RNA sequence: GCGUCCCGCCUGGGAGAGUUCGGCCGGCCCGUCGCCGGUCGGCGCCGAAGGAGCAACCGCCCCGGAAUCUCUCAGGCCCCAUGGACCGGGCGGGACGG
Numbered sequence: 001g002c003g004u005c006c007c008g009c010c011u012g013g014g015a016g017a018g019u020u021c022g023g024c025c026g027g028c029c030c031g032u033c034g035c036c037g038g039u040c041g042g043c044g045c046c047g048a049a050g051g052a053g054c055a056a057c058c059g060c061c062c063c064g065g066a067a068u069c070u071c072u073c074a075g076g077c078c079c080c081a082u083g084g085a086c087c088g089g090g091c092g093g094g095a096c097g098g
Stems, first nucleotide, its partner, number of pairs: 002097012018043001020042009044077003050073001051071003057065003
C1' cells in the first nucleotide's frame, strides 16, 4: 500500500398507514360560520427506530443464537419537517488474509 469483515463518525438515497370523529386549551377572523396548532379520548389502520415471539439455519453438555416472517407494547398515519430497517460513498480505528 491492496482486499475482506467488524465498529464509530460524516454524507446521499430510503417505504407504509385517517385531509377520521369528538372534548378541552390557545391562535387567526372577530358579528356568525369557519380555519390552524396543541392535548386527551373513540373507532380504523401502518411497521423499516426500539421491543417481543416462532422458525429455516448455526452452535451444542445443559441449552443458546437467529429474519425484511409474525405481534403491535412502544412508535407512526394530509403535505412539509422529524424519525427511519436497509443500501451506496468518504474518513478513522480494529481483526484477518496475502
Model confidence (mean pLDDT): 80 of 100.
This is a predicted structure of a 98-nucleotide RNA (Glycine riboswitch aptamer) from a Rhodospirillaceae bacterium.
NCBI's taxonomy places the organism under Bacteria, Pseudomonadati, Pseudomonadota, Rhodospirillales, Rhodospirillaceae.